[in-house]
């Protein structure tokens, strides 16, 4: 660090540090000295791993949350390319691609 799988329209912040950039990357659009991002501490949210039931040791369904992860601004913020409708530059729907997170893995 390549691969495979799967989900990405729900959810869920205070405090203190620190000082200017940040939202991955081009555009656009927004955050950001009323302190963003980041970093700790703390409390959340969620259920990928994971327990428990039930079920056939399977699929799958429920309930939980003590552990490993993850997250806690905006659909992954939105859009690039393909396709199909509508169309007025454009607007809808699906799809790829990329990109995130988990889990496997060489």
């Nucleotide at each position: 660090u390549a691969g495979u799988u799967a989900u990405c329209a729900a959810g869920a912040a205070a405090g203190a540090c620190c000082g200017a950039g940040g939202g991955a990357a081009a555009g656009g659009c927004c955050c950001u000295a009323u302190g963003a991002c980041g970093u700790c501490u703390u409390a959340g949210c969620a259920a990928c791993c994971u327990a428990u039931a039930c079920a056939a040791u399977a699929a799958g369904u429920a309930u939980a949350a003590a552990g490993g992860u993850g997250c806690u601004a905006a659909u992954u913020c939105c859009u690039g390319u393909c396709u199909g409708c509508c169309a007025u530059u454009g607007g809808c729907a699906g799809a790829a691609g990329a990109g995130a997170u988990a889990a496997u893995g060489u």